[in-house]
Context: one part of a larger RNA
RNA sequence: GCCGGCGAGUUACUCUAUGCAGCAAGGUUAAGUGAUAGGAAUCACGGAGCCGCAGCGAAAGCGAGUCUUAAAUGGGCGAUAUAGUUGUAUGGAGUAGACCCGAAACCGAGUGAUCUAGCCAUGGCCAGGUUGAAGUUCCGGUAAAACGGAAUGGAGGACCGAACCGUUGUAUGUUGAAAAAUGCUCGGAUGAGCUGUGGCUAGGGGUGAAAGGCCAAACAAACUCGGCAAUAGCUGGUUCUCCUCGAAAUAGCUUUAGGGCUAGCCUCAUGAGUUUAGUUGCGGAGGUAGAGCACUGAUUGGGCUAGGGGGUCCACAAACUUACCAAACCCACUUAAACUUCGAAUGCCGUAACUUCAGAUCAUGGGAGUCAGACUGCGGGAGAUAAGUUUCGUAGUCAAGAGGGAAACAGCCCAGACCAACAGCUAAGGUCCCCAAGUAUAUGCUAAGUGAUAAAGGAAGUGAAGUCGCACAGACACCCAGGAGGUUGGCUUAGAAGCAGCAACCCUUUAAAGAGUGCGUAAUAGCUCACUGGUCGAGUGACUUCGCGCCGAAAAUAAUUGGGGCUAAGCAUAUCACCGAAGCUUUGGAUUGUACGUAAGUACAGUGGUAGAGGAGCGUUCUAUACGGGCUGAAGGUCAACCGCGAGGAUGGCUGGACUGUAUGGAAGUGAGAAUGCCGGC
Numbered sequence: 001g002c003c004g005g006c007g008a009g010u011u012a013c014u015c016u017a018u019g020c021a022g023c024a025a026g027g028u029u030a031a032g033u034g035a036u037a038g039g040a041a042u043c044a045c046g047g048a049g050c051c052g053c054a055g056c057g058a059a060a061g062c063g064a065g066u067c068u069u070a071a072a073u074g075g076g077c078g079a080u081a082u083a084g085u086u087g088u089a090u091g092g093a094g095u096a097g098a099c100c101c102g103a104a105a106c107c108g109a110g111u112g113a114u115c116u117a118g119c120c121a122u123g124g125c126c127a128g129g130u131u132g133a134a135g136u137u138c139c140g141g142u143a144a145a146a147c148g149g150a151a152u153g154g155a156g157g158a159c160c161g162a163a164c165c166g167u168u169g170u171a172u173g174u175u176g177a178a179a180a181a182u183g184c185u186c187g188g189a190u191g192a193g194c195u196g197u198g199g200c201u202a203g204g205g206g207u208g209a210a211a212g213g214c215c216a217a218a219c220a221a222a223c224u225c226g227g228c229a230a231u232a233g234c235u236g237g238u239u240c241u242c243c244u245c246g247a248a249a250u251a252g253c254u255u256u257a258g259g260g261c262u263a264g265c266c267u268c269a270u271g272a273g274u275u276u277a278g279u280u281g282c283g284g285a286g287g288u289a290g291a292g293c294a295c296u297g298a299u300u301g302g303g304c305u306a307g308g309g310g311g312u313c314c315a316c317a318a319a320c321u322u323a324c325c326a327a328a329c330c331c332a333c334u335u336a337a338a339c340u341u342c343g344a345a346u347g348c349c350g351u352a353a354c355u356u357c358a359g360a361u362c363a364u365g366g367g368a369g370u371c372a373g374a375c376u377g378c379g380g381g382a383g384a385u386a387a388g389u390u391u392c393g394u395a396g397u398c399a400a401g402a403g404g405g406a407a408a409c410a411g412c413c414c415a416g417a418c419c420a421a422c423a424g425c426u427a428a429g430g431u432c433c434c435c436a437a438g439u440a441u442a443u444g445c446u447a448a449g450u451g452a453u454a455a456a457g458g459a460a461g462u463g464a465a466g467u468c469g470c471a472c473a474g475a476c477a478c479c480c481a482g483g484a485g486g487u488u489g490g491c492u493u494a495g496a497a498g499c500a501g502c503a504a505c506c507c508u509u510u511a512a513a514g515a516g517u518g519c520g521u522a523a524u525a526g527c528u529c530a531c532u533g534g535u536c537g538a539g540u541g542a543c544u545u546c547g548c549g550c551c552g553a554a555a556a557u558a559a560u561u562g563g564g565g566c567u568a569a570g571c572a573u574a575u576c577a578c579c580g581a582a583g584c585u586u587u588g589g590a591u592u593g594u595a596c597g598u599a600a601g602u603a604c605a606g607u608g609g610u611a612g613a614g615g616a617g618c619g620u621u622c623u624a625u626a627c628g629g630g631c632u633g634a635a636g637g638u639c640a641a642c643c644g645c646g647a648g649g650a651u652g653g654c655u656g657g658a659c660u661g662u663a664u665g666g667a668a669g670u671g672a673g674a675a676u677g678c679c680g681g682c
Stems, first nucleotide, its partner, number of pairs: 001682006011096013026051003032045005055062002065077004099237002102234001106227006117201009126191001128160003131156001135152006164188003169184004203219001205215003240617006250263005264370002266367007274358001275360001277355008290342001291340002296336003300332004305326001307325002309322004373398010403414003418589004423585003429579003432564003438576001440575006451566001457551002461548010479534004484508003490502002514529001518527002590607007618671001620668010636655005642649002
């Protein structure tokens, strides 16, 4: 891991609701006693007690009333309006282990120092080599000492290094050879050394050269048993079928926030009977969007003008002045969630009519679940007008919703799956191939593979519309010619001559020509432009708006609109056809509710579904009663095209070899795939 077996809402008592049964203004016995019997047991007696028939008051108490009060015209609770009670089944609650498994812990009584820690008693062990302390002796030395030298000597938590003890580094090992080792390397190795044997200290206790270490392979409180089924607002699991309805992820409170309680939302029963919802009309409340500046604030420019600053003047006081600051006021421009002279659309409340019969509404009672919500659109707050962010409101979807589309894709678009069909029509979305359906029609646009990612900004891309110029009295562009004189204008400057710079920008000749558009020079020169004529012969410029394109455009393995591929099979407008879903229709079947009906049935409306409520059933074991089957083959096993919506049930063959069914009831150790479930097999 698989298979098989086992494996979780039970039982007692009390309360409560509902169903059924008995009796009923009553209902009912408990302990106990007696009788009968073949057993299980049954019957009778037993009225103590309990509930109900009357309430009110704290009570005395009074009583259809009573309490409050000095007293109630009052007010509260009652009566007027009577149904209970006993048993039983089921739902729920309480008390008990209370659906099952699961702690870490806490307490008690015991068992452990054969591991290990320390200590006590008594024993044992430490190859070999090195160093050479004190002391001693001799010699030197001294007045004597000190002192020096040599020898001797053999000290040391001394040195090197085996046994022994340890374990520094590293490699291997890591389902190991081993639940801590092996190889190499390394530390101590006469000491605070190592070690044998016997003994002592025990769990909030020991022991500890102290690491919370060790106390029998897991010690911040050992192990065993008991209290014990501790407790677990936590995790996991909780076993047959079909049918009806069907949530919530919110509010308030909570040592509360992943838990509760009440309400909200679901379900069932009983009662009410349109009270519901929608539309329209009418009547309301309101200060949002927008708008505005009349208030409160913010705010720009100008005017006017207190005050302040500066300047002039000045002994003081004053006076004058100011492109300084600036209140108030005036004119004009803005602005606000906590501004409003104004002010919608929606929504909300009421009311009338009409429509609506909806799993509408309301009330009482039984049972719940829910209190982590998610995304999308719209209206806001927080944030950075960031987030698949967070927090409200509102609608939808998912949650609890399958189907079609969006390549794939809970929350987007379409659409709500009772079952069946080799029938039809559509939605969103599509119709060249993958891939069902147009290589459809008409008119345009795009040339960028734009389509099939993005901004500011940029551009004689291209199409459409428009405004204003010039033009056969000849425009625009090319080409030919001219483009002059005063004058090198003035100033400045080393120079400044159209062309460094400053100011000014005239006059003349002209068809036309700037005191000069650009290049150029040291300054001139030179080239060119504006402007004019000629040539040519029909359009040519500037600007605005709109459509579709272009650039802007950089990411790491090879790319991609889903792909192929496409110049439409792209984009825009219009039209027709077709495809396309579990939508709708058709045919058959099942089932729920309502209405009608004596019934059979018919009509109409339904039948997605998690938590959850309700209903109806299947099967297993035992049992009561009745009736059966079985060695001429029971149960069990196995195969099969039968029946039932299903849980399941028949029938036949083979196997098997002794039990077992049907009907109606009753009682439960009553249904297995999950619990890192338990036991067994492989």
RNAcentral holds the full RNA, with entries from ENA. Predicted 3D model of a 682-nucleotide part of an RNA (large-subunit ribosomal RNA, domain II) from a Verrucomicrobiia bacterium. Rfam family: Bacterial large subunit ribosomal RNA. Lineage of the source: Bacteria > Pseudomonadati > Verrucomicrobiota > Verrucomicrobiia.